[in-house]
C1' cells in the first nucleotide's frame, strides 16, 4: 500500500526542550502562533485491544451493562475547522441550513 466493521461525542498540563512556523492533501476562507505555535519528552485523558462481574444461554460464543488500567495502540486548542459532490428546505445576488457521499483520522480483523 488495500480490503472489513465501529467510531469520529466527551475527557486530557501556569511542567521540561526546542525555535518558526502549524490546523493531512489541492483551491478558496477561517483560525493558532515569539504572550513561543508545530514538534519531542514527561504528566494526563480515554477504553479500541485486554482483564473481571452480573444479565442472556442448556453450556459457551455473540449481545447488554458496569468496573478496572498493567500491557500494545490512540488522542491531549476551537475541530475530522468550513465550502468544494449530490439531494432536501428558506432566500434568490452573493447566500443559510439539513441529510448523505466522497476524502481524511484512529482501533480491530483479513488480504
Nucleotide at each position: 500500500c488495500u480490503c472489513u466493521u465501529a467510531u469520529c461525542g466527551a475527557g486530557a498540563g501556569c511542567g521540561g526542550c526546542a525555535g518558526a512556523g502549524g490546523g493531512a492533501c489541492u483551491a478558496g476562507g477561517c483560525c493558532c502562533u515569539a504572550c513561543g505555535a508545530c514538534g519531542c519528552c514527561c504528566g494526563g485523558c480515554a477504553a479500541c485491544c485486554u482483564u473481571c462481574a452480573a444479565g442472556u444461554u442448556a453450556a459457551a460464543a455473540c449481545c447488554u451493562u458496569g468496573a478496572a488500567a498493567a500491557g500494545g495502540u490512540g488522542c491531549u486548542a476551537c475541530a475530522u475547522c468550513c465550502u468544494a459532490c449530490a439531494g432536501g428546505u428558506c432566500a434568490c445576488a452573493u447566500g443559510a441550513u439539513c441529510u448523505g457521499a466522497a476524502a481524511g483520522a484512529u482501533a480491530a480483523g483479513g488480504g